[in-house]
RNA sequence: ACCGGUUGAUCCUGCCGGAGACUGCCGCUAUUGGAAUUUGAUUAAGCCAUGCGAGUUGAAAGGGUUUAGACCCUUGGCGGACGGCUCAGUAACACGUGGAGAACCUGCCCUCAGGAGGGGGAUAAUCCCGGGAAACUGGGAAUAAUACCCCAUAGGUCUCGACUGCUGGAAUGCUUCGAGGCUGAAAGCUGCGGCACCUGAGGAUGGCUCUGCGGCCUAUCAGGUAGUAGUGAGGGUAACGUCCUCACUAGCCGAUGACGGGUACGGGCCCUGAGAGGGGGAGCCCGGAGAUGGACUCUGAGACACGAGUCCAGGCCCUACGGGGCGCAGCAGGCGCGAAACCUCCGCAAUGCUCGACAGAGUGACGGGGGGAUUCCAAGUGCCUACGCAAAGCGUAGGCUGUUCAGAUGCCUACAAAGCAUCUGGAGGAAGGACUGGGUAAGACGGGUGCCAGCCGCCGCGGUAACACCCGCAGUCCGAGUGGCAGUCGAGUUUAUUGGGCCUAAAGCGUCCGUAGCCGGUCUGGCAAAUGCCUGGGUAAAUCGUCUGGCUUAACCAGACGAAUGCCGGGUAGACUGCCAGACUUGGGACCGGUUGAAGGAGAGGGUACUCCAGGGGUAGGAGUGAAAUCCUGUAAUCCUUGGAGGACCACCAGUGGCGAAAGCGCUCUCCUAGCACGGGUCCGACGGUGAGGGACGAAAGCCAGGGUAGCGAACCGGAUUAGAUACCCGGGUAGUCCUGGCCGUAAACGAUGCGGGCUUGGCAUUGGGGAUCCUACGAGGGUGUCCAGUGCCGAAGCGAAGGCGUUAAGCCCGCCGCCUGGGAAGUAUGGUCGCAAGGCUGAAACUUAAAGGAAUUGGCGGGGGAGCACCGCAAUGGGAGGAGCGUGCGGUUUAAUUGGAUUCAACGCCGGAAAGCUCACCGGGGGAGACUGUCGUAUGUGGGUCAGGCUGAAGACCUUUCCCGAAUAAUAGACAGAGAGGUGGUGCAUGGCCGCCGUCAGCUCGUACCGUAGGGCGUUCUGUUAAGUCAGAUAACGAGCGAGACCCCUGCCCUUAGUUGCCACCUGUGAGUCCGCUCACGGAGCACACUAAGGGGACCGCUGGUGAUAAACCAGAGGAAGGAGGGGGCAACGGUAGGUCAGUAUGCCCUGAAUCCCUCGGGCUACACGCGCGCUACAAAGGCCGGGACAGUGGGCUGCGACCCCGAGAGGGGAAGCUAAUCUCAAAACCCGGUCGUAGUUCGGAUUGAGGACUGAAACUCGUCCUCAUGAAGCUGGAUUCCAUAGUAAUCGUGCCUCAAAAUGGCACGGUGAAUAUGCCCCUGCUCCUUGCACACACCGCCCGUCAAGCCAGGCGAGUUGGGUAUGGGUGAGGGCCUGUCGCCAUGGCAGGUUCAAACCCGUGCUCGGCAAGCGGGGCUAAGUCGUAACAAGGUAUCCGU
Repeated sequence: ACCGGUUGAUCCUGCCGGAGACUGCCGCUAUUGGAAUUUGAUUAAGCCAUGCGAGUUGAAAGGGUUUAGACCCUUGGCGGACGGCUCAGUAACACGUGGAGAACCUGCCCUCAGGAGGGGGAUAAUCCCGGGAAACUGGGAAUAAUACCCCAUAGGUCUCGACUGCUGGAAUGCUUCGAGGCUGAAAGCUGCGGCACCUGAGGAUGGCUCUGCGGCCUAUCAGGUAGUAGUGAGGGUAACGUCCUCACUAGCCGAUGACGGGUACGGGCCCUGAGAGGGGGAGCCCGGAGAUGGACUCUGAGACACGAGUCCAGGCCCUACGGGGCGCAGCAGGCGCGAAACCUCCGCAAUGCUCGACAGAGUGACGGGGGGAUUCCAAGUGCCUACGCAAAGCGUAGGCUGUUCAGAUGCCUACAAAGCAUCUGGAGGAAGGACUGGGUAAGACGGGUGCCAGCCGCCGCGGUAACACCCGCAGUCCGAGUGGCAGUCGAGUUUAUUGGGCCUAAAGCGUCCGUAGCCGGUCUGGCAAAUGCCUGGGUAAAUCGUCUGGCUUAACCAGACGAAUGCCGGGUAGACUGCCAGACUUGGGACCGGUUGAAGGAGAGGGUACUCCAGGGGUAGGAGUGAAAUCCUGUAAUCCUUGGAGGACCACCAGUGGCGAAAGCGCUCUCCUAGCACGGGUCCGACGGUGAGGGACGAAAGCCAGGGUAGCGAACCGGAUUAGAUACCCGGGUAGUCCUGGCCGUAAACGAUGCGGGCUUGGCAUUGGGGAUCCUACGAGGGUGUCCAGUGCCGAAGCGAAGGCGUUAAGCCCGCCGCCUGGGAAGUAUGGUCGCAAGGCUGAAACUUAAAGGAAUUGGCGGGGGAGCACCGCAAUGGGAGGAGCGUGCGGUUUAAUUGGAUUCAACGCCGGAAAGCUCACCGGGGGAGACUGUCGUAUGUGGGUCAGGCUGAAGACCUUUCCCGAAUAAUAGACAGAGAGGUGGUGCAUGGCCGCCGUCAGCUCGUACCGUAGGGCGUUCUGUUAAGUCAGAUAACGAGCGAGACCCCUGCCCUUAGUUGCCACCUGUGAGUCCGCUCACGGAGCACACUAAGGGGACCGCUGGUGAUAAACCAGAGGAAGGAGGGGGCAACGGUAGGUCAGUAUGCCCUGAAUCCCUCGGGCUACACGCGCGCUACAAAGGCCGGGACAGUGGGCUGCGACCCCGAGAGGGGAAGCUAAUCUCAAAACCCGGUCGUAGUUCGGAUUGAGGACUGAAACUCGUCCUCAUGAAGCUGGAUUCCAUAGUAAUCGUGCCUCAAAAUGGCACGGUGAAUAUGCCCCUGCUCCUUGCACACACCGCCCGUCAAGCCAGGCGAGUUGGGUAUGGGUGAGGGCCUGUCGCCAUGGCAGGUUCAAACCCGUGCUCGGCAAGCGGGGCUAAGUCGUAACAAGGUAUCCGU
C1' cells in the first nucleotide's frame, strides 16, 4: 500500500471475498527454561458430599483440670460492617468529573483542656435436680468484674430575653450574660515503665446527603403524572427532603424526546486504527450492587449484615415422627451445563489485617509449589573430515563441541523445586503443521477417479490426457508451533466531523404557505457568554511514552520525568460569532405610472360539426375491412334540401410563443380577484432566507348525493382473425366522460435536476417593458444598436464514469430542508393513523443471492431505415426435375449379417465405393499364432511327422490307433507370470496433413501521428466511379502490407526459328486405272501451306467526339484478328465453421491381446410394404425404321491395341501383318440423300418374362455382361414446388480415358451441330457498406415472463391451546413498625383491638415475549415437467406510470 469477482472488452457505481491485528474454542504436532495483573467470566447469580476459610485477650473477671510447663469453660472487651467472591439486578446522582452540606455522623488514631467521688443489686461458667432421639432446654443454689444500676459534680441539650463581637455572599452558626425545663460521666490492671477509662473542643480518617455537566438503542412508545407539582403544620432521621401524615392550591414534566419498551454494573483501562473513531469493559485498581428468591430486625461508631437473627417461598438433609438442621457468586473438590477452563497441595518464612502492653495467636487474604503451549520472552534440535551413491541429501567410518540431557557435591529456600558454581558421561533424548489454478510464495511431475467421489473464504475445479479431487514424490511459507471455526476492529472515504452522495447508477417531498429550529446586510459604541493565549488546581495507583537501573539477555520488575486532549478557578485579548444600545440603505416590503398575458372566479352572448325528429326530393343499396361478416335499409336507408330539438366542444389565429407555485390554462364580451416584468427612486428601515411538525392546493381514474347524456366509450354482446384469441380489426353498447355539492390525495405529478443568495468568457434567436437613433405612404408603421426581465439553441473555462451540463450550471462558494447506503423478499407483513370504500401515509424481518445496476465500445441481430451487388437472386428466355419404367445412392424396415462413415445450402452415381472370390471392415463355421524375461515341468520321452478309421464342407486341426524322427540337462516347444507383434477396435471434441463451405465475396490489417480515462476510434468515412478498399476529389490524417489487380497456363491474329514419323502447292520418278481431261498409290526433291513446338509482336481508353468537376471514369466511333478484364483456367487474404476424414497414410491416449490379431470355406454388403435425392430411356413425325453417303478432336495400347483374311444371323470364334507407336492400331454420331410409316398406346416406348447362345473367370445359383428369337408393362409431356443456364453458352450428337479378369445410364476429358432472352432491378433469397434500436455476446436456433405441477425452506394470518415476564384491581395474609386497652411474678413480657408497611399464595384484567396448531395466503430456492409469448428490434398492437 492494495488485490480477486458483474463485461466479448471498457470506465464507473456498488457490494461480496482475500491479505493484518486481537479474543475464545477445536485438529495435528511438541525438547527446555524464564515471566505473567493467565486459567468455570461467556452456558446454569444452577445444585452441592467432605475439609478448611475469624478470631483474639489470663496485664478486665469467675471457675475447672494439672507433677511441672500449661490447658479448658464462662462473664466481659475489641474484632466478626475489613479482607475474599461474583456481576443477577440497575438507564439510576449507580458511575465519572466538578462543586455544596448555613442540613450531617464518625469506634480505634492524633492534639489540647478537664476529670474518675459515693453507693447498690444481680448473673454465667460451677454444683444439685429434670425434659428431649437430637438440636437444645427448664427449675433450684453460690459468686466476680473494665458486665449492670442509683446518687453527686462537670457537662450536654431545649425555650425565652438582652447584648457585644467574629466568620461569611447571606446568620438560622459561633461567642457572652440572665431565667427556666429536660437530661446527666467515669474502671480499673500492672512486672510500676505504663496501658486502659470519662467529659468537652479541634484534627485526621471513613461515611451519608444534595447538585451542574457527561456517557446505550427504540417515535412501529407522544403524551405522562393524584404524593403527582407547590405551600402550611406535624411525625421520622445523624441530617435535608412528600421520606411519612393532615389541610389547602392545581399544578408539574414533555420533540433539547417526557412516559413506555429493549439492552446493559459504571469508570481507570483493553483491542483495533495514521488519527478521528469503532468495538469491549474477563482478569488488576476505584466505585456500586448481591450473597438460594423475598421481607424484616437486633446489636453496634458503622449492617438491614456471604460464613448474625426471625419469618415466608422453593430445594435438600437428619429424625425415635414429637421435632430439628443447611445455604461454596470464600479455597480446594463434586455433579450438571456446555465448544469451553487445574490440586479435595505446602506455609504463616515474607507482605498485610484482627486481637494483645509484649511475647505471640489467627489468617484458603497472602506467599509458594503442582497441572494447562493460554499469552509474552529466550535457547536448542549440532559441527568437521574421508569414502560410496545421479543427488543441495542419505549411509558408513573417524574426530570435535557440550547449549541442553543424565549423575554427584556445595550455596540458595519456611521445606523443596528451579537457579548458580564445580566435576563425570556422552551426538546421544529433541520437527512439525498448513499450502503448491488465480488472488498468493511454491508442480504444466507420476498414479487413481471420470459432473462420480470430492474440493472451494471469492472466482471457480471434476463429464478419460485434472498443475484445482485422492495418493506418492518434489517444492513453498511459518516453525515448537501450525492450521480450522466463531467474534471484534482494520481494510470501509461502505454512515463520510476529519471524509461521500442524490439528471441517467440507491437517493429532491407533486407544489406552495408557514411554526419551532438553524442561518443572517453596512457603520459606531459597550459587555466579554463563546473563542484564543497565559497561569493555578485537579486529572488516584496500575496502564502508556522517554530515560536510568535490577534479574546472564529479553519478557518481567523498580525508580525518575512526562503525558493523560476533557474538568474547575484566576488573569488577559478583543478581530470574528454572540448580547445590549444607536444609526444606515444596497436585502426585503410598501407606493405611483403606462403596459403584456389560454392566470383564477362569475355572468351574458355566439359558432361550426354531430346525433335525433319532422317536411320535401330521390332509389337500391349503405356501412365496414388486408379481405370479410355481424349491422342499417323496401315500414324507403345512404344521398340532396328546409325547419326544429339537444348535449358536448371551441377549427383557422397557434409559435421553437404567453401566464400560473405546481396540477394546469385556448370562441367573444363584461364584472370581481391575484400575480410577474419594466419604469420612477416617494416612504418603512434588516422587517430577511430556509423550514422538522402543521396547513392549503393538487391531472386522470375512482367513491357518495342530485342532475344531464349529442359524440366517444371500460365492462358487456355480436362479427371476424387464429391452433386457441376472454386481444389487436369491425358492428353495437352500460358506467364514465359534462354540471352542482362533498370525498379521495395519487401519476414517468419529469427538467427524472429542492429553495434562496453571490461570483465566473461569449454568439444567435425569440417574448414583455424602457430609453437612443434612422426611415416613414405617418399607422398600436418599419429598420438598427442598447438596458432590464423571461424563454430557447450552440458553445469557453470548469465539472462529470460517460452521455452530457455549461450566467436558466450538473462550474466556484454560502445558508436551510428532504432523501440514499448491494440485489431480491417488498413498498409486502405487522402495528399505528387517515378514508364511505377502493386505498393512502408511516414501514420491517426471517430467508435468499454474487451480483443487480449506469454510461459508453466492438460485433451480431431486427417482421428498423438508406445505398450497392449476384442467373448457386428476381425479371425476360431456353431446357429440365417433381408424374412413368429402369439404373444408382440414402433413409426406413427386415435379417445370422444386410460392415462402417457422410445428414440444409456445404450428406444422398459421395468415401474415386461399377463388392460374384479377393476387396471386407459384417454374419456363420474351421484352423493358426505370444519378440524378449523369469519360474516350473520333462529321459518313466518334452516336441515334430504320419498309414488307416472317425469327425468335418474339407483337413493328422482334433479323436482312436500305428509307425518314424528326435533334444549340447539346456535350446526349440509346453504351463504359469509379465511383456510384445497386430488391430478398417474407440476418440476427427486430443492431433498433423489434406479437403469442403463463408467466398463466382472485397474485404482483413499494420507503422507513425491525432482523438478518447479506457474499451476503442480515425485511417477503412463522404461524393463520383469500378468487377474490385478499382481509381479520383474532399477529409486529422500520412503512408504501408495481405487480398483484388498484376503474374502463370490454354486459346484467338501476325512474325521468326525448326522439318520426322507431319505436309504435298510447285518440280520430278515408278506403278496402276482411265470416260485419255486426268485420277489414284508409292518414291525423290522441297518446307510454300497446314500441323507440330519454341521464341517474339500485338490492346494501352492509346486516338476522335460526348457526359462528368478541366478528375477518376463512362458512352459512342475509327482503326484492328481482337476493345474497354478479348474468352477460359491456375493462384487466391485475416480468419471462422470443435465443418469432414483416426476407414488413405501419419499420430497421442485408451482398449483388446488367444482375441477386437492372422488364414480359410460359405453367406452378406445385391434383402423390400415404403419415403427421398441424382440420373438414363421415353411418351414420338424437328420422329421411328430401312438403304446409301460425309466430316472430328482429346486420348489409350505388351501376357496390350490388333489391321487384314476366314467361319458365324449376331455376340463372338480361328488365324495373323504391324506397333513399346505424330510411323501400327482402337474408332464417330447427330448430319446429308432416297424410301417407308400417318397420329395409332402405333413400325412410338422398351420394362418384364420365356427359350437358345457368346465371353470373362477356380467359380456367373444367390449375384455379371453381351447376342438372337419370342413376349411387349407403365408411359400420350407430369400438382404444390423446384434446379440449371447470358454464346461457340444452353440444348443436342457421338468419341476417348479412368475403374477393369469380366464391365458404365457414373466420373473426367474431347470434339460435331448450334439457339432464345436480358443489357435491367432489389420485390423474393442472400452478400457488402453506412446508419438506428437492443435487456443479445453460446450472439434471434438469442434472451426472457407468468400461471399450473413436484420437492425443500423460512416467515405472515389463524379457531384455539400452553408457558414466561411485567403492571394493576380484589381476596387471603407470615411477619415488622406505631397507637390503645387489659392481665401481670410489673419484664426490653402475655393477650386483645386499631392503624400502617408488607413477602408469599389465589382470582381477575391490561401489556409484552415465546411454544404447539387444523386451515388460509403469498415468498424464496431447486440442469433438462405443462401451457402459452408478455418484455428486449417498430419484439411483430411502441413501451411505461397512476387508476

Small-subunit ribosomal RNA from an uncultured Thermoplasmatales archaeon, 1443 nucleotides, folded computationally. The sequence is in RNAcentral, with records from SILVA. Rfam family: Archaeal small subunit ribosomal RNA. The literature on the family includes a 2001 paper in Science by Yusupov et al., "Crystal structure of the ribosome at 5.5 A resolution". Gene Ontology terms of the family: structural constituent of ribosome and ribosome.